[in-house]
RNA sequence: GUCUUAUCAAGAGUGGCUGAGGGAUCUGGUCCGCUGAAGCCCAGCAACCUCCUAGAUUAUAGGAAAGGUGCUACUUCCAGCAAUACCUAACUUGGUAUUGAAAGAUAAGAA
Numbered sequence: 001g002u003c004u005u006a007u008c009a010a011g012a013g014u015g016g017c018u019g020a021g022g023g024a025u026c027u028g029g030u031c032c033g034c035u036g037a038a039g040c041c042c043a044g045c046a047a048c049c050u051c052c053u054a055g056a057u058u059a060u061a062g063g064a065a066a067g068g069u070g071c072u073a074c075u076u077c078c079a080g081c082a083a084u085a086c087c088u089a090a091c092u093u094g095g096u097a098u099u100g101a102a103a104g105a106u107a108a109g110a111a
Base pairs, nucleotide, nucleotide: 002110003109004108005107006106007105008104013042015041016040017039021032022031023030026080027079028078029077043072044071045070048068049067050064051063052062053061054060076103081100082099083098084097085096086095087094
């Protein structure tokens, strides 16, 4: 890097160093940033793996937070593809809402 499964509307800094960008890619928006971006350290949040208890040999529920990750603006910042409904235009245009995909992120496992 590929595949499978699960989750993605919650939560988390008046800290230190540093010094200009960042919010996955592309497109269109839009937002954050010298009142300090991204990155590193500390701190914190959470509970996928792990550990404990119950249950059972299927699933699961509760608890812990030492370890392995992860995360700490805005819903995965919003949208893009499709379906349904409503409104609108007028001869099939545009808008809104809901839902499902696609893509992405994280974890565990497999070849």
Source information:
Predicted 3D model of a 111-nucleotide RNA (SAM riboswitch aptamer (S box leader)) from Natroniella sulfidigena. Model confidence (mean pLDDT): 84 of 100. Taxonomically the source falls in Natroniella (Bacteria, Bacillati, Clostridia, Halanaerobiales). The sequence was found by an Rfam model in a public genome assembly. The model forms 97% of the base pairs in the Rfam consensus.